[in-house]
Context: one part of a larger RNA
RNA sequence: GCCCACGAGUUAGUCUCUGCAGCGAGCCUAAGACCUACCGGGUCGGAGGCGAAGGGAAACCGAGUCUGAAUAGGGCGCUCAGUUGCAGGGGCUAGACGCGAAACCCGUGUGAUCUACCCAUGGCCAGGGUGAAGUGGGGGUAAAGCCCCAUGGAGGCCCGAACCCGUACUCGUUGAAAAGAGUUGGGAUGAGCUGUGGGGAGGAGUAAAAGUCUAAUCAAACCGGGAGAUAGCUCGUUCUCUCCGAAAUAACUUUAGGGUUAGCCUCGACGUGCAACUGCUGGGGGUAGAGCUACUGGAUGGAUGGCGGGCCCUACCCAGGGUACCCCAUCCAACCAAACUCCGAAUACCAGCAGCCGAGUGUCGGGAGAUAGUCCGCGAGUGACAAUAUCCGCGGACAAAAGGAGAAAAAUCCAGAUCGCCGGCUAAGGCCCCAAAUCUACGCUCAGUUCUUAAGGAAGUUGGAUUGCUGUGACAAUCAGGAUGUUGGCUUAGAAGCAGCCACCAUUUAAAGAGUGCGUAACAGCUCACUGAUCGAGGAAUCCAGCGCCGAUAAUGAUCGGGAAUAAGCGUAGAGCCGAAGCCGCGGACUCACCUAGUGAGUGGUAGGAGAGCGUUCCUGUCGGCGGUGAAGCGGUCCCGGAAGGGUCCGUGGAGCGUCAGGAAGUGAAUAUGUGGGC
Repeated sequence: GCCCACGAGUUAGUCUCUGCAGCGAGCCUAAGACCUACCGGGUCGGAGGCGAAGGGAAACCGAGUCUGAAUAGGGCGCUCAGUUGCAGGGGCUAGACGCGAAACCCGUGUGAUCUACCCAUGGCCAGGGUGAAGUGGGGGUAAAGCCCCAUGGAGGCCCGAACCCGUACUCGUUGAAAAGAGUUGGGAUGAGCUGUGGGGAGGAGUAAAAGUCUAAUCAAACCGGGAGAUAGCUCGUUCUCUCCGAAAUAACUUUAGGGUUAGCCUCGACGUGCAACUGCUGGGGGUAGAGCUACUGGAUGGAUGGCGGGCCCUACCCAGGGUACCCCAUCCAACCAAACUCCGAAUACCAGCAGCCGAGUGUCGGGAGAUAGUCCGCGAGUGACAAUAUCCGCGGACAAAAGGAGAAAAAUCCAGAUCGCCGGCUAAGGCCCCAAAUCUACGCUCAGUUCUUAAGGAAGUUGGAUUGCUGUGACAAUCAGGAUGUUGGCUUAGAAGCAGCCACCAUUUAAAGAGUGCGUAACAGCUCACUGAUCGAGGAAUCCAGCGCCGAUAAUGAUCGGGAAUAAGCGUAGAGCCGAAGCCGCGGACUCACCUAGUGAGUGGUAGGAGAGCGUUCCUGUCGGCGGUGAAGCGGUCCCGGAAGGGUCCGUGGAGCGUCAGGAAGUGAAUAUGUGGGC
C1' cells in the first nucleotide's frame, strides 16, 4: 500500500420550541401499595407540581397596583388556556461527536546490579631513562660558605607494554553494534586503575559544576492512581433524492486563527398594493471640473517706483552714475492647492405622486452557518502615479459555477448545466492545414513587421499642408570668371581674406565677402559665396499623419499554439458561414402558482436550514409465508426503479430465512501518519 472486519452527536436530568394525542379552568400524579403476571399490564395513591392575577423592597391592596401631597403623570399589569404524555429541533449540567498532548498533583510505592560521590577491605602497574636531598672522600678557608669525585635513589619527573581513557581521520548510519571497528593518539607511582561488601533517592540524592548522573529514561526517574485531566488547536465523522441557500462585515471582547449581539441564509405563524424598479415633481449639498486683483497660501517672467540693502566707477567737497545681485510696493502676463473657493456639475441620496409588481417586504417565533476572503474595472489613502503589496468606497467574478473563447491558465470575455435527442439559431471568438466555418472591393506594409519595450536616431515608403524659385531658363552638372585700393587698421617674430581685436568702406564690373572652408612659418595654392555660358522642366525647404527601419544582450533547442503564410499581415467597407450545457424544437421528471386539469413560471451550488425516502440488526403481530425437491452467505448472469436500492436464473454452500403493519436502535465507512487480521 491493497483486501476483510471494527471505528465517531449517545444516554440521563432539566429548560424551551414544534408536531401528534388525552382531558380542559383545570391538568398531572411521585414514592409507595394492591391485583395480575404471559405482560411495554391494570387499579389505587393529590403528598406535591404547573396553570387560573397582578403590583410593591415590604406591610399591604387588588383588575388593578407602585411611585407620589395628588382623584396628575408615568412604570408594570388587566383583553389572548392550560396541563400531562410521546416523538422531534435546540440550550444547559454531566467525559457529552471520536482520537490526540506537553504537563499538574497524590503514594511510609519501586529503584544506586547502569552511573556519580562516599565508607570498609583486598588486588594491580613489563622494561628502560633522568639522577633531588642526604652521606663519604679529596681540594680549599683562620673557621665557614664554596669546588671536585663517588655514593645515594627523590619526583601528581621522562620514554613505553599490561591497564585506564577516547585526540584526529576514515568506515559504519534499515550498522556486526540503540555509540561499534580500523589507523592515529593521551595517562601509565598517581588527585592512578580495579574486585568484593556497604551508604544515602525523586523537589530528593550525587556532583573537581557539564543542569552532569540517579538501570538505553532526567531543567525533576520509574510504577500505580486522580483520569475519559484540559486542548479557544490539528485530524477524522459512514446511505439517497428534492426545495431554498449564505458569510469572510459592524460593535464589544486579556480580543485579534476564539467568542457574544446585529447584518446576511433557512423553516413556521400572522399581516400586508409594502419593498424593489420606472416616470414626474420638489429638495439640500460643495465632489469632478474650473477659478483665484473672490479669500488663505504657494510660485515664474517682465515693467515702473523706492534720499531700501549689497557691489562697481567717478570724486577735494556737496554728491553723481551704473548694476544678468537681494528686498518691498504697484501694474502686466502665464500658473499651483486634500486640509484654498467668487463658482460648480453628472451620479448618488431624501420626500411626495403615479405606474408596475404574485414577487418580495413587515412583525413574531424555531434552526443555522459565517465574522482568515481573493482577483478584475472604476474612485481615494499608504508606497516610489513599485508590488499577485497594503487599507477604504462602488460594481463584477471566483469562493459556492460546470459549458464556449483566451494554445495551456479560480478571479478576464461570452454564458448560468432539471434529464434525454446522430434536430435548428446564435454569443464571445473565429473561418489556409492541424481544426467546424470565406469570399468580395479599395488602400497600406517588404520589416516575416505581423509574432515584445522606451528615450533617441535616419533623404525607408504612402498621403496631406505651407513657403520660396522657375521658358525674362529654375535645381543638378559642365566650361569660364571670382578682380582692384590692399599685405584694411591693430596686434605680432610673422598675421598678406582665413591665430586674435576693431572696422567691414570704396573702385572696376556680367559678377566677385576687407572673405565659406582646406592649406602655408608667413606668402603661395585649392575652394565657396556671387556672375556669364551650355543644357531645357520642374525644382528646393519646412511641418503633420499612416505603415515600416535601428535602438533590441543570458545562460539545455528553438518558435506566432504548431505547420506555414507576402496575404493566411495591417486599415476601411460589404455579404456569408462556423461556433456553447445560451435560445428554439420534440419527449420525460419534479417544485411552485393560478381565473385548476392544462397552462404558466422555475429546478448550478460549498457552509447551512427544510422536506421525502432506501437499506442494516433486534422485538411484536401478520402471511395457517419460504426452506435438505436446498435457507442464509458467496461467485456469476440478466432484468426493474428517479437515487439510496430491488429482483430472476445458474453455480457454490448446507440450515435456517423472509413479506406486510408497527416498534426499538451498538443502524450505513475511503481517508482519523485510525485499530486488528491477511497478503